Background
This is a predicted structure of a 595-nucleotide part of an RNA (large-subunit ribosomal RNA, domain I) from a Candidatus Wallbacteria bacterium. NCBI's taxonomy places the organism under Bacteria, Bacteria candidate phyla, Candidatus Walliibacteriota. Rfam family: Bacterial large subunit ribosomal RNA. The prediction has a mean pLDDT of 82. The full RNA is in RNAcentral, with records from ENA.
Context: one part of a larger RNA
RNA sequence: AGUGCACGGUGGAUGCCUUGGCACCAAGAGACGAGGAAGGACGCAAUAAGCUGCGAAAAGCCUCGGGGAGCUGCAAAUGAGCUAUGAUCCGGGGAUGUCCGAAUUAGGAAACUUACCAGGAUGCUGUCCUGGUACUCCCAUCUGAAUAAAAUAGGAUGGGUAGAGUGAACGGGGUGAAGUGAACCAUCUCAGUAGCCCCAGGAAUAGAAAGUAAUAACGAUUCUCCUAGUAGCGGCGAGCGAACGGGGAACAGCCUAAACCCGAUUAAUGUCAAGCCGGCAGGCGUUGUUGAUCGGGUGUCGCGGGGUAGUUUCGGAGUACUCUGCCGAGUAUUCGGGAAGUUACAAAGUUUCAUGUUAGUCGAAGUGCGCUGGAAAGCGCCGCAAUACAAAGUGAUAGCCUUGUAGGCGAAAACAUGAAACCUUCCUGGAAAUUAUUCCCAAGUAAUGCGGGGCACGUGGAAUCCUGCAUGAAUCUGGGAGAACCAUCUCCUAAGGCUAAAUACUACUUGGUGACCGAUAGUGAACCAGUACCGUGAGGGAAAGGUGAAAAGUAUCCCGGGAGGGAAGUGAAAAGACCCUGAAACCGUGCACUU
Numbered sequence: 001a002g003u004g005c006a007c008g009g010u011g012g013a014u015g016c017c018u019u020g021g022c023a024c025c026a027a028g029a030g031a032c033g034a035g036g037a038a039g040g041a042c043g044c045a046a047u048a049a050g051c052u053g054c055g056a057a058a059a060g061c062c063u064c065g066g067g068g069a070g071c072u073g074c075a076a077a078u079g080a081g082c083u084a085u086g087a088u089c090c091g092g093g094g095a096u097g098u099c100c101g102a103a104u105u106a107g108g109a110a111a112c113u114u115a116c117c118a119g120g121a122u123g124c125u126g127u128c129c130u131g132g133u134a135c136u137c138c139c140a141u142c143u144g145a146a147u148a149a150a151a152u153a154g155g156a157u158g159g160g161u162a163g164a165g166u167g168a169a170c171g172g173g174g175u176g177a178a179g180u181g182a183a184c185c186a187u188c189u190c191a192g193u194a195g196c197c198c199c200a201g202g203a204a205u206a207g208a209a210a211g212u213a214a215u216a217a218c219g220a221u222u223c224u225c226c227u228a229g230u231a232g233c234g235g236c237g238a239g240c241g242a243a244c245g246g247g248g249a250a251c252a253g254c255c256u257a258a259a260c261c262c263g264a265u266u267a268a269u270g271u272c273a274a275g276c277c278g279g280c281a282g283g284c285g286u287u288g289u290u291g292a293u294c295g296g297g298u299g300u301c302g303c304g305g306g307g308u309a310g311u312u313u314c315g316g317a318g319u320a321c322u323c324u325g326c327c328g329a330g331u332a333u334u335c336g337g338g339a340a341g342u343u344a345c346a347a348a349g350u351u352u353c354a355u356g357u358u359a360g361u362c363g364a365a366g367u368g369c370g371c372u373g374g375a376a377a378g379c380g381c382c383g384c385a386a387u388a389c390a391a392a393g394u395g396a397u398a399g400c401c402u403u404g405u406a407g408g409c410g411a412a413a414a415c416a417u418g419a420a421a422c423c424u425u426c427c428u429g430g431a432a433a434u435u436a437u438u439c440c441c442a443a444g445u446a447a448u449g450c451g452g453g454g455c456a457c458g459u460g461g462a463a464u465c466c467u468g469c470a471u472g473a474a475u476c477u478g479g480g481a482g483a484a485c486c487a488u489c490u491c492c493u494a495a496g497g498c499u500a501a502a503u504a505c506u507a508c509u510u511g512g513u514g515a516c517c518g519a520u521a522g523u524g525a526a527c528c529a530g531u532a533c534c535g536u537g538a539g540g541g542a543a544a545g546g547u548g549a550a551a552a553g554u555a556u557c558c559c560g561g562g563a564g565g566g567a568a569g570u571g572a573a574a575a576g577a578c579c580c581u582g583a584a585a586c587c588g589u590g591c592a593c594u595u
Stems, first nucleotide, its partner, number of pairs: 001594009015580001016546002020517002022514007029506002031166002039100003042055003046078002050074002061094006070082003106113002115133008135163002137160007170201001171199005181188001185235001211218002222249005232240002253498003256442001260297010275284002277328006302476001304441003307437008316335007336428006349422010360409003366382001368381004383400002391403003447471007478493005533540002553579001556567004
């Protein structure tokens, strides 16, 4: 030195475990913010570094409920206290809430500095306290140019529960790549994807045919399964890729503009005759006419609709007004009758009731005998409950020990949802039919040309849709579409708007599930983790779980400076805190053999 055996050290694999994750399901919620958010800084305890909680009223204050014996967080100890006059704890509502942060008096290198106004404290002229003072928008008042008046712009003051900022995905819009594929690459693809920006909601978008079809018809939108990898598009390469129609989910339809009438404001114009609802009589007479704007009524459609003028039929009552009186007509309003409604079609609230959420509460039946054991829930024997044998815990494996479970019950307060009533609105005040009239039916629009984009469709024979430039109609005998275009035929009615549901998502809350993980796994993070640490910065980013049933965490003695060890004790076992198990690599000690 090697080999073998035995015994150790080191190390932390393996086994077992789980407080943490992952995925999904159901329900809820889908926002917070100038009433100062999200996120922070600094403070607050008797002793207090961190976390948690809270804010100078500071591990908390008030109140209303629940609960019922201990309590002063994690977290020991000492001290001092609280509590049946009900504490701690749980839930509803409220108060306080330093400083920064949209941050908003002004400034600023966030958590700091500072000005002015009003009120106040103490006091003497300084300090302190409270409230206010940003910008934009809206409303009101006072003012107010260019420009004589008026008006406007502008200014000042007051008021506003108006905006701003934050937030995971989902949504709408704007802008918009490249790696890649085409075995190169340029049209093409990736892809209208990623990224960036704007805006919104609990969903959003879309949406009641200028539709789809085809000799038959359907009847808003959205989502889904087929149609179908079809028809097509395509350096006809790579690839891209419908619709009609059918089956389902869910279903809901409405309001304006215009013509016409009335009123208000304003401008122009007009002069003794227009006009003042019609007839007769009387009276008035800057009342009239036209245009523009605003408000109210009317009106909303494609077997075209509406307006206006007339005719016919039907339809409760009263009051007032239309210069005066009578007759008629019209307008406004009240009562009665009828209908509808908060989700579009108008819109706001109150009360009551019901259900649910935010604390809880009741809840069956063995602490029976014996055995093993440190410990019984195990084994043997004997009982009992079950609308409860889901589950977890308890010194090993418990229906009957504990918490629970099945099944019941429960809210002072707040919130959510629904219903009803009050309430509000509408109709009756008009409706229907018919004749005539040709007054209206969304304009820089439709359409055309050029250039682009988007449609599954790459300019193609390329319709339909959007629009940058240039032209530029018609009003129902109008106009659009049916894949160039034309005819016939058919369908529809653009250039205004609103609209629930079926659909998408899950940062968050509650409950549940898993042929998901079990500490190199599962989140980066089971542990004080987006921490330590790295980087100027954007950013990157760990490692690290387990004594025991219970600390019972080894009194006392001996050696030692201590560490540590030996006795002794605890414990079932030292499992002794570097603490369950404790593999291998690696390092030793003893013995045997070989060289």